[in-house]
A computed fold for a 76-nucleotide RNA from Hoskinsella hominis, annotated as transfer RNA.
RNAcentral holds the sequence, with entries from ENA.
Its Rfam family is "tRNA". Gene Ontology term of the family: triplet codon-amino acid adaptor activity. Rfam describes the family as follows. Transfer RNA (tRNA) molecules are approximately 80 nucleotides in length.
Model confidence (mean pLDDT): 82 of 100.

RNA sequence: GCCGACUUAGCUCAGCUGGUAGAGCAACGCACUCGUAACGCGUAGGUCGGGGGUUCAAGUCCCUUAGUCGGCACCA
Numbered sequence: 001g002c003c004g005a006c007u008u009a010g011c012u013c014a015g016c017u018g019g020u021a022g023a024g025c026a027a028c029g030c031a032c033u034c035g036u037a038a039c040g041c042g043u044a045g046g047u048c049g050g051g052g053g054u055u056c057a058a059g060u061c062c063c064u065u066a067g068u069c070g071g072c073a074c075c076a
Base pairs, nucleotide, nucleotide: 001072002071003070004069005068006067007066010025011024012023013022019056027043028042029041030040049065050064051063052062053061
C1' cells in the first nucleotide's frame, strides 16, 4: 500500500425484508433467610464509533472518516 471482518447498555452479544433499540451477566431496590450467598420479583442504564446523504421513517441502505483484528504485498 491492497483486501476482508468487527465497532449497539458497565461487560459479552442479538437485532430478520428499513417501521417505537433488546437479552444474559453486572449495578440498585424489594422479597426470602437467624445472617450472607443462591433462587424469585422489580427498577434504572443507549448521540447504535464520528460526520454527511437517501427516505415519510435508518442500528439496518449509500459516501466519507477513525479505531481493533486478520490476510496479502513491499522492505533497495